Description
A computed fold for a 1497-nucleotide RNA from a metagenome, annotated as small-subunit ribosomal RNA. Its Rfam family is "Bacterial small subunit ribosomal RNA". Rfam links the family to the GO terms ribosome and structural constituent of ribosome. The coordinates come from a structure-prediction model, not an experiment, and the mean pLDDT is 85.
């Protein structure tokens, strides 16, 4: 620091997701040790049990229990406060601290900084005191009540308990005269004096009283800051203030009486929701964001609500009273309780520990002290919850062991890893040693203070002892021994890490994109690898990345986003100069900003985490001193901003009144006759009752042709005949006035097209709705005929538009060029133009700059300033609810649940268009002949079958694979057999040479017998070896089994169409573009010219073959002109001239001429030529497309079968047949058929062959047989044609299917199932519906011939020649294609995309209501309690001689008031028959609305 994901690709916008860090966590799996931390986030839910606040005998009376002493004793004990001490009690201090929790609280809180009207126990310092009396009361005793808790009555008693009196430095009150108010003692020691003693007395210490001051603590007030919601906009009667009182420690409506009517609020009151606040924690570069566990400060609370008492301090967690809920005890009458203290229990929950030890340390309470208490605290225990550290060994060790996994079978990898050898011993185990945390208090000695004092007390110094929960812990040492110790996640991309097997859109994975449908690096397992490591992953929360709320640091023409426009309030911002002030600002100083944390430095635990010390920082606030540039404020002044004035012209600016002509329609009359009108074509409609057409006259309403213009005016909406009246604004010229008066503008107010609404008019034309006619599958549309609201006027409402320049307003600056409107100046002119220079508008082009691009560009979308409005993924949705407005329609404001990973902008390349332009093709047209109808052949579908083997399916399957299924082929079916195999090679072992003859059985394959036979090399022999055969065994063979969507190769098709690309350069952010486009031309991206392109490649063309002409060479098997012979046949001689054969060459190149054309390429015409513009034909097929075809040609990965899916054999099937289609053949006849006669080819083929000739047969053919390995012989007859004759328009002398009989040939074999022959038979068919195919010249049509395959079988296929046409105006249309351009929401690319409906599920709105929560108001009620009132009762201390009084107590009453009750509203949650729309879903239904001119833009 970024990355993935929208697209075919690109750039941008924009969301979603990931990598990081964090955690009081939880879950899964795993787990060796130690240190340091943390540990109910949920039910402020309920709690059993124990502990958590006591202490003081040096305040007091005392003495239950214990110990000691004493006395008595019956020896059992009893008595005795005398002593140590001390239960209970009186009294003092403490219990208001410490500890817990975060419910409430949005301010009575907290943080920071200030303030004045206060209090303060203990503590410190000072001053002054501490005199003398009195009356009670607990404990205790007695009696009584009660189950208990507890209580009552009578009696006794003490105090540092209580109450007076005295005194009063200082204190308080005051009318300034005066008045008022305290105390307590206890202990240690003691020389003199007194006393019987106690003691008095003195002194010291502690305590006490009054008061002053301090410290610390606490109370109160203010300023600033402190979450969200405006779909909460108004709130408030003690409310705001005053006066006077009350109350308090103290200010104050804190409370009361009276008076006034204020106070708060858009700088957000009130209301609702949420929340303890802070130091800080976490994240982040920072600014920010989120959080507020542990630690620390503050606050609040203590079962819920209310209340006071005591006290220095509480309205009190372990106190009291009352009410309520709950729990417990009960003798049923009554009582008791409050873990949000520490442990612990139940419950809740994903989830959070021991009913531990000790007061040794630190701290707290009490005490003179010893000491006691202390779940504060210090420790230990549990938990990988977090952080930190250590270990699980180290070195050597290759045969690269075994095993696993993979494999191309060679090997690779696990892997120096292991084993093995050597070494070490952290940790753990055992044993031994062993700290620090401890210093005090107290004691003793010396010395100072106080004192009369060497007692006592106290300060300092010194000495020796005592005290450890943790814990025999940390730490150290020794011993043995590699011994006790590794997992988890991941491995498609992001993101480090790859293979095999299994599975087969299943099972599953998934953070996003997405994997899985038989070869899954994405599922599961394994091997291997990567990452981290006593952990590792997952999940949740937070920040980051996210500049994705943008202060730092974003945007708004088209991506989301400028308000429809103006006027203007608050607010924000504001021209030049001078002076002053000092609010902002800046600088210095001072105070504060707690500690901890973070950071730096140093130190302590072996390091670290952790801890300690110091520093820095704490960006803040307050006070103070100064500066005066800038902003502000105050004062003055200025003219350039803004405005006024005078003059002038322009304009559909607005409002009202009037007025004009053309046209439409209607009415009246005339002329006139059969149609008119309307459309793609029609019909509805009008018309013989006279239309349309035409002429004249009249009525009425609405709109204003031409001018008219990217012309004008207006803020926008908008404004168009002419005239008049009223009226707004802008502009030009002048530079007189005045002096910042300005800009923007939340709310507010006004204007605001069309449609719509209300009331009243008006209504010609047009025209929603509606009706009819068409169109159509339908047509609630488009088209036509009619037609009502409305459109028009007046008044009122509505308040919205793609209200658009999709561009807020104002100001300034930043190259130009060229139109146009208004106006001014200059120049010139008789004048009008022209020309030049300004100002103001309105357009186009264009530089810099900006922009994602498109584009904008002085009229900015450039560069800046000011102010306003608005945006933050798509959908849900501009919807619901609420509110405001409206007569309504509706408008404004405006969400969420849920759902998706996109939605979108601009541009690019394609593809497509019922877009455009140019061009081509037997594409159409013009022609010729067919197919579709018939019969037959053949292929396919379908059906059938035991099997009818398999493949091929628009063009590009269907006489295709098959160049030839009777067996074979053959892959299929039935049946019978074989099993290392029918065929190949190899190893081991056994036997035998090989091989030959022969039997049985069987359909054959096969099964099972008999006989013969011994070779070659070495060796004397035995034997061994080579080779062959057979058996057994092992790796293996075999498969026309599957996958052509795993593949190679080959092929089809677009298409023989003219295209497809590259290098370098240039342009563009980029995809890409350019080149390859343009102007011509061509069959052609063929060539020329131009050009930011220049070149090149694959294609085109040419090179190759055949053919057309000629030369040369050669001359047999070919040929025969001349010569000779002849059986008259080139037969023979002869010849090679010709034909021909087959080789080499020539020839054609727009080369020549003319015209056209850009002086081009080229085109047109002509000459010459056998051939002329590629001469004709063939081979040759660019980049690519169709997952096109083929695993059954072959090859091949993977999968599958292995006594069978292999292999052999026999028979059957592939040949079936209600039917449908394709391709053909033969015909339907006279351009024909038949008979007889007769002519002319080319190209092929032939030895398991072609076969002449001869004989036989009607014939197919048979017999015999010459020749020929073929320019020699043969197949071989060419046919159409020609000549003659017959047939005469008919189902025929056409046509030949079908069938019968008899044959021939091939072949082991023609039944299923061959071809042919003869005779007989003689079907359909008389030219073929819709539709459709081929062909542009030696072509179509027609005629025959040959070949491959092949024993035989050709109507198919591949070739060959013979005869030999017609037509093409032309490119509008159909089909296909090429180039350019345009639109696009398509990219699987129009066979595209895409919307309703139905169904299922999900969330949500409304809903008669129902049921909770909370809150306002009005009442009722009134516990406890403070205060006040009362005086019938009680009434120790004080006053009083007394009577009595005062204070007080209880009672009663009053005010206030909690719970509770009643009624009525608000807000909010849940639920509800039924209902509304929304979202998401598989290959459902219906049509075709949108995207192309989307077929009606």
């Nucleotide at each position: 620091a970024g990355a993935g994901u929208u697209u075919g690709a690109u750039c941008c916008u924009g969301g979603c997701u990931c990598a990081g860090a964090u955690u009081g966590a939880a879950c899964g799996c795993u787990a060796g040790c130690g240190g340091g931390a943390u540990g109910c986030c949920u039910u402020a839910c309920a709690c059993a049990u124990g502990c958590a606040a006591g202490u003081c005998g040096a305040a007091c009376g005392g003495c239950a229990g214990c110990a000691c002493g004493g006395a008595c004793u019956u020896c059992g004990g009893u008595c005795u406060g005398g002593u140590g001490g001390c239960g209970a009690g009186u009294g003092g201090c403490g219990a208001a601290c410490g500890g817990g929790u975060g419910a409430g609280u949005a301010a009575u809180g907290u943080a920071u900084c200030g303030g004045a009207a206060c209090g303060u126990g203990c503590c410190u310092a000072g001053u002054a005191g501490c005199g003398g009396g009195g009356g009670a009361u607990a404990a205790c005793u007695a009696c009584g009540c009660g189950a208990a808790a507890g209580c009552g009555u009578a009696g006794c008693u003490a105090a540092u308990a209580c109450c007076g009196c005295a005194u009063a430095c200082g204190c308080c009150c005051u009318a300034c005269g005066g008045g008022g108010g305290a105390a307590a003692g206890c202990g240690g020691g003691g020389g003199a004096u007194c006393g019987c003693a106690a003691g008095a007395c003195c002194u010291c210490g502690c305590a006490c009283u009054a008061u002053u001051a301090g410290a610390g603590c606490g109370g109160c007030c203010g300023a600033u800051a402190u979450c969200g919601g405006a779909u909460u906009a108004g709130c408030u009667a003690g409310u705001u203030g005053g006066u006077g009182g009350g109350g308090u420690g103290a200010u104050g409506g804190c409370c009361c009486a009276c008076c006034a009517a204020g106070g708060c609020g858009a700088c957000g009151a009130u209301c609702c929701g949420u929340a303890g606040c802070u130091g800080g924690u976490u994240u982040g570069a920072g600014a920010g964001g989120a959080c507020g566990a542990c630690c620390a400060g503050c606050c609040a609370c203590a079962c819920u609500g209310g209340g006071a008492c005591u006290g220095a301090g509480a309205c009190a967690c372990g106190g009291c009273c009352c009410a309520g809920a709950c729990u417990c005890c009960u003798a049923a009458g009554g009582g008791a309780g409050g873990c949000a203290g520490c442990a612990g229990u139940g419950g809740g929950g994903a989830a959070u520990u021991u009913u531990g030890g000790a007061c040794a340390a630190u701290g707290g309470g009490g005490g003179c002290a010893a000491c006691c208490c202390u779940g504060a605290u210090c420790c230990a225990g549990c938990c990988a919850u977090c952080c930190c550290g250590c270990g699980u060994g180290u070195g050597c060790g290759a045969u690269g062991a075994a095993g696993g996994c993979c494999u191309u079978c060679g090997g690779g990898u696990u892997g120096u890893a292991a084993a093995g050898c050597a070494c070490u011993u952290u940790u753990g185990g055992c044993a031994g040693g062993a700290a620090a945390g401890a210093a005090a208090c107290g004691g003793c000695g010396c010395u100072g203070g106080a004192u009369a004092a060497u007692a006592c007390c106290u300060g300092g110094c010194g000495c020796a002892a005592c005290u450890g929960a943790c814990g025999g812990u940390a730490c150290c040492u020794g011993c043995a021994g590699a011994a006790u110790a590794a997992g988890c996640a991941c491995c498609g991309g992001c993101u480090a890490a790859c293979u095999c097997u299994g599975u087969g859109c299943c099972a599953g994975c998934a953070g996003c994109c997405g994997c899985g449908g038989u070869a899954a690096g994405a599922c599961a397992g394994a091997g291997g690898g990567u990452g981290c490591a006593a952990a590792c992953g997952u999940u949740g929360c937070u920040c980051g990345g996210a500049a994705u709320c943008a202060c730092u640091g974003g945007g708004c023409g088209u991506a989301a986003a400028g308000g429809g426009c103006g006027u203007g309030u608050a607010g924000g911002c504001g021209g030049a100069c001078u002076u002053g002030c000092a609010a902002g600002u800046c600088a210095g100083g001072c105070g504060u900003g707690a500690a901890a944390u973070c950071c730096c430095u140093g130190g302590g635990c072996u390091c670290a985490a952790c801890c300690c010390a110091g520093g820095a920082a704490u960006u803040g606030c307050a006070c103070u001193u100064g500066a005066a540039a800038c902003u502000g404020c105050a004062a003055g002044c200025c003219u350039u901003g803004a405005g006024u004035g005078u003059c002038g012209g322009a304009g559909a600016g607005g409002a009202a009144a009037g007025u004009g002509g053309a046209a439409u329609u209607c009415c009246u009359g005339g002329u006139g006759u059969a149609g008119a009108g309307g459309u793609g074509a029609a019909a509805u409609u009008c018309g013989u009752a006279g239309a349309u057409a035409u002429c004249a006259g009249g009525a009425g309403g609405a709109a204003c042709a031409c001018c008219g213009g990217u012309g004008g005016c207006g803020a926008a909406g908008g404004c168009g005949g002419c005239u008049u009246u009223c009226u707004g604004g802008a502009c030009g010229a002048c530079a007189a006035c005045g002096g910042a008066c300005g800009c923007u503008g939340a709310g507010a107010c006004g204007c605001g097209a069309a449609a719509g609404c209300g009331u009243g008019g008006g209504g010609a034309g047009c025209a929603a709705a509606c009706a009819g006619g068409a169109u159509u599958a339908g047509a609630u549309a488009c088209c036509c005929u009619g037609g009502u609201a409305g459109u028009c006027c007046a008044c009122g409402c509505u308040g919205u538009a793609a209200a658009c320049g999709a561009u807020g307003a104002a100001c300034a600056c930043u190259a130009g060029g060229u139109g146009u409107c208004g106006u001014g100046g200059g120049u010139a002119u008789u004048g009008a133009c022209c020309c030049c220079c300004g100002c103001g508008g309105u357009g186009c082009c264009g530089c810099a700059g900006c922009u994602a691009a498109c584009g904008c560009a002085u009229u900015a979308a450039g560069u800046g300033u000011u102010c306003c409005g608005c945006c933050u993924g798509g959908g849900a949705a501009g919807u619901a609810c609420g509110g405001u407005c409206g007569c309504a329609a509706g408008a404004c404001u405006a969400a969420a649940a849920c759902u998706c990973a996109a939605a979108g902008g601009a541009a690019u390349u394609g593809a497509c268009g019922g877009g455009g332009g140019c061009c081509c093709g037997c594409a159409c047209a013009a022609g010729c002949g067919g197919u579709g109808g018939a019969g037959c052949a053949u292929g396919u579908g379908g059906u059938u079958u035991a099997a009818u083997u398999c493949g091929a399916c628009a063009c590009c399957a269907c006489g295709c694979g098959c160049a030839g299924a009777a067996c074979c082929u053959u892959a299929c079916c039935u049946g019978g057999g074989c099993u290392g195999g029918a065929a190949a090679g190899u190893c081991a072992u056994c036997g035998g040479a090989a091989c030959c003859c022969u039997g049985a059985u069987g359909a054959a394959a096969g099964u099972u017998g008999g006989g013969g036979g011994u070779g070659c090399u070495c060796g004397c022999a035995a034997g061994a070896g080579a080779g062959c055969c057979g058996g057994u065994g092992g790796a293996c063979a075999g498969g026309u089994g599957c996958u052509g969507c795993a593949u190679g190769g080959c092929u089809g098709u677009c298409g023989u169409c003219a295209g497809c690309u590259c290098g370098u350069g240039u342009c563009g952010u980029g995809a890409g573009a350019u080149g390859u486009u343009g102007g011509g031309u061509u069959a052609a991206g063929u060539c020329c010219c131009g050009c930011a392109a220049c070149g090149a490649g694959c294609g085109c063309a040419a090179c190759c073959c055949c053919u057309a002409u000629c030369c040369c060479u050669a001359g047999u098997u070919g040929c025969u002109a001349c010569c000779a012979g002849u059986u008259c046949g080139g037969c023979u001689g002869a010849g090679c001239a010709c034909u021909c054969u087959a080789g080499u060459g020539a020839g054609a190149c727009u080369g020549c001429c003319g015209g056209c054309g850009u002086c081009a390429a080229g085109c047109c015409g002509g000459a010459g030529g056998a051939a002329g513009g590629u001469g004709g034909g063939g081979a040759c097929g660019a980049c690519g497309u169709c997952a096109a075809g083929u695993c059954c040609u072959c090859a091949u990965g993977g999968c599958c079968c292995u006594u069978a899916u292999g292999u052999c054999c026999a028979g059957g099937g592939c040949u079936a047949c209600a039917c449908a289609c394709g391709u053909g053949c033969u015909a339907c006849a006279a351009u024909g058929g038949u008979g007889c006669a007769u002519a002319c080819a080319g190209a092929g083929c032939g030895c398991a062959g072609c076969a002449a000739g001869c004989u036989c047969g009607c014939g197919a053919g048979a017999g015999u047989a010459a020749g020929c390995c073929a320019a020699u012989c043969g197949c071989a007859a060419a046919a159409a044609g020609u000549g003659c004759a017959c047939c005469u328009c008919a189902g025929u002398a056409c046509a030949g299917a079908u069938u019968g009989u008899a044959c021939u040939c091939u072949g082991c074999a023609a039944c299923u199932c061959g071809a042919g022959u003869a005779c007989a038979u003689g079907a359909a068919g008389u030219c073929g519906g819709a539709a459709u195919c081929g062909c542009u010249a030696g072509u179509a049509a027609u005629c025959g011939c040959u070949g491959a395959u092949c024993a035989g079988c050709a109507g198919g296929c591949a070739g060959c020649g013979g005869u030999g046409a017609a037509u093409a105006c032309g490119u509008u249309c159909c089909c296909g294609g090429g180039c350019c351009u345009u639109g696009u929401a398509c990219a699987c690319a129009c066979c595209g995309c895409c919307g309703u409906c139905a169904c299922a599920c999900c969330a949500u709105g409304a809903g008669a209501g129902u049921u909770g929560a909370u809150u306002g108001c009005u009442c009722c009620a009134g516990a406890a309690g403070u205060g006040c009132c009362u005086a019938a009762g009680c009434g120790a201390a004080c006053c009083g001689c007394a009577a009595g009084g005062a204070a007080g107590c209880a009672g009663g009453g009053c005010c206030c008031c909690a719970a509770g009750g009643a009624g009525u509203g608000g807000u909010u949650g849940a639920u509800g028959a039924c209902u509304g729309g929304g979202g998401u879903g598989a290959a459902g239904u219906c049509g075709u609305a949108a995207c192309a001119a989307g077929g009606u833009a």